[in-house]
Context: one part of a larger RNA
RNA sequence: CUGGGCGUAAAGGGUGCGUAGGUGGCUAUGUAAGUCAGAUGUGAAAGACCGGGGCUUAACCCCGGGGUUGCAUUUGAAACUGUGUGGCUUGAGUACAGGAGAGGGAAGUGGAAUUCCUAGUGUAGCGGUGAAAUGCGUAGAUAUUAGGAGGAACACCAGUGGCGAAGGCGACUUUCUGGACUGUAACUGACACUGAAGCACGAAAGCGUGGGGAGCAAACAGGAUUAGAUACCCUGGUAGUCCACGCCGUAAACGAUGGAUACUAGGUGUGGGGCCCGAUAGGGUUCCGUGCCGAAGCUAACGCAUUAAGUAUCCCGCCUGGGGAGUACGAUCGCAAGGUUGAAACUC
Numbered sequence: 001c002u003g004g005g006c007g008u009a010a011a012g013g014g015u016g017c018g019u020a021g022g023u024g025g026c027u028a029u030g031u032a033a034g035u036c037a038g039a040u041g042u043g044a045a046a047g048a049c050c051g052g053g054g055c056u057u058a059a060c061c062c063c064g065g066g067g068u069u070g071c072a073u074u075u076g077a078a079a080c081u082g083u084g085u086g087g088c089u090u091g092a093g094u095a096c097a098g099g100a101g102a103g104g105g106a107a108g109u110g111g112a113a114u115u116c117c118u119a120g121u122g123u124a125g126c127g128g129u130g131a132a133a134u135g136c137g138u139a140g141a142u143a144u145u146a147g148g149a150g151g152a153a154c155a156c157c158a159g160u161g162g163c164g165a166a167g168g169c170g171a172c173u174u175u176c177u178g179g180a181c182u183g184u185a186a187c188u189g190a191c192a193c194u195g196a197a198g199c200a201c202g203a204a205a206g207c208g209u210g211g212g213g214a215g216c217a218a219a220c221a222g223g224a225u226u227a228g229a230u231a232c233c234c235u236g237g238u239a240g241u242c243c244a245c246g247c248c249g250u251a252a253a254c255g256a257u258g259g260a261u262a263c264u265a266g267g268u269g270u271g272g273g274g275c276c277c278g279a280u281a282g283g284g285u286u287c288c289g290u291g292c293c294g295a296a297g298c299u300a301a302c303g304c305a306u307u308a309a310g311u312a313u314c315c316c317g318c319c320u321g322g323g324g325a326g327u328a329c330g331a332u333c334g335c336a337a338g339g340u341u342g343a344a345a346c347u348c
Stems, first nucleotide, its partner, number of pairs: 003320004007302002012316001014201004021194003025088007033081002035077008049065006091191001092188003095184004103177007110154001115149007125136002162169002206247006215241002220236004258315006266293012297304002321348003330341004
């Protein structure tokens, strides 16, 4: 470079926005860069290929022919691509009218529970385990009643339910705010898709500064278990978990399945809308989502199957035997931990 691939064999970037680039709806007309046709010039000779000839043959040599995929000039064609001009509305967007939602930020509020403190009742145990012990308790525990403090999380509702690009989001109220969906078809008139760089977001753990600290709990201590037990079990317990601001930038960041568009049997649930029939119940139809089962087709099989892993097109990312190794070196980012990029020798 080309080919074949990327659910599970190696391989989809964690996710979005978006620059360059690549690709791009219907129609009229111009142009002729790509494209196609003709002509001319060139494309050296030798070699190669085809035919013929000369050395006794062959190698070797000679003659003729075709070809030389290319380039340049020129004359044309105008379907397709490009490009110029004009138009269109179905792609895309706007407007208006609606209903749904744990979408995001901030402030405030609430109840249950755990722990602690104070007071009352009350007395010898409590706790814990497979069994125990460490531990707590006559300085009155556990239990129970009343009051108070403080932090964290929000039972039921709750649902292969909803929302969000992903990470993720779950008590209630107020406020600020993003997006999607349905309907109308008023407006713009291809404004679109993808997206190397770049920018932004990004669970948990971890880091910095300052707060906070109820419960839980790495480390750590003790008790058990055991041959040992740096564990599993038990009693404690510090970082941390929480808040504010700033870093980190990784995950089995998973649907292990990139995004967009179109097409291709059905059946049955469920969430949000519209329309029609029906008094209600319900039925039909349509749009968007979310599940299950399945035809064709695909697949190595498992399975996927209108939410495709089917049939096609466009764009991006990635793979190319195992180990060495996501290592070394260099570069770059970071306070650090480390991240990103990413080999080779050697070996099987």

A computed fold for a 348-nucleotide part of an RNA from Christensenella intestinihominis, annotated as small-subunit ribosomal RNA, central domain. Model confidence (mean pLDDT): 87 of 100. Rfam family: Bacterial small subunit ribosomal RNA.